Model confidence (mean pLDDT): 82 of 100. Transfer RNA from Candidatus Staskawiczbacteria bacterium RIFCSPHIGHO2_01_FULL_39_25, 72 nucleotides, folded computationally. NCBI's taxonomy places the organism under Bacteria, Bacteria candidate phyla, Candidatus Staskawicziibacteriota. It was read from a public genome assembly.
RNA sequence: GCCGCUAUCGUCUAACGGCUAGGACACUAGGCUUUCAAUCUGGUAAUCGGGGUUCGAUUCCCCGUAGCGGCA
Numbered sequence: 001g002c003c004g005c006u007a008u009c010g011u012c013u014a015a016c017g018g019c020u021a022g023g024a025c026a027c028u029a030g031g032c033u034u035u036c037a038a039u040c041u042g043g044u045a046a047u048c049g050g051g052g053u054u055c056g057a058u059u060c061c062c063c064g065u066a067g068c069g070g071c072a
Base pairs, nucleotide, nucleotide: 001071002070003069004068005067006066007065010025011024012023013022018055027043028042029041030040031039048064049063050062051061052060
């Protein structure tokens, strides 16, 4: 230099173009308990960046950024 793959809550991970972005763990508030743990109920929190297509984009297209792999 060229090619391919990946990027979503703090972490891991879902999501036919129809989203109010779901789940687990973690965190947090409350219940239960004499207290703690366990357990039950609730809550906070995310789409790598910029454009394009579309009535509508996490999803499709283009250009970047970062990571991984292959070729040279």